[in-house]
Predicted 3D model of a 109-nucleotide RNA (Guanidine-I riboswitch aptamer) from Pseudotabrizicola sp. It was read from a public genome assembly, where an Rfam model found it.
RNA sequence: GAGUUUGGCGGCUAGGGUUCCGGCACGGGUUCGUGCGUCUGGUCCGAGAGCUGUCACCAACGGGAGAGACAUCCCCGGUGGCGCACGGCGGGACAAAAACCCGGGAGGC
Numbered sequence: 001g002a003g004u005u006u007g008g009c010g011g012c013u014a015g016g017g018u019u020c021c022g023g024c025a026c027g028g029g030u031u032c033g034u035g036c037g038u039c040u041g042g043u044c045c046g047a048g049a050g051c052u053g054u055c056a057c058c059a060a061c062g063g064g065a066g067a068g069a070c071a072u073c074c075c076c077g078g079u080g081g082c083g084c085a086c087g088g089c090g091g092g093a094c095a096a097a098a099a100c101c102c103g104g105g106a107g108g109c
Base pairs, nucleotide, nucleotide: 003109004108007055008054009053010052011051012050015045016044020042021041022039023036024035025034026033027032057081058080059079061077062076063075064074084104086107090102091101092100
């Protein structure tokens, strides 16, 4: 110095915390207030290196359109493919945190 095989969007999960709901404690207490996330939870956040769907992309094939004819280009269809991936510290956002974002970054190889 180069390489380390990297498309978009949705649903979800591992994981995450505590605005709201619920739970628990206290205050005479089914309203309300304060405290507790060292409350399994609902809402919520959520993966490049997790799952899945879909679109895109690629390949050959079939069909269409066009044309005197063939091929390319273009349109449609189903089929197949879409393969690798060790990784901080620190910082950032939202109420807050995280495997979220900086980041397939630094570094490592």
The organism belongs to Pseudotabrizicola, within Bacteria. The coordinates come from a structure-prediction model, not an experiment, and the mean pLDDT is 79.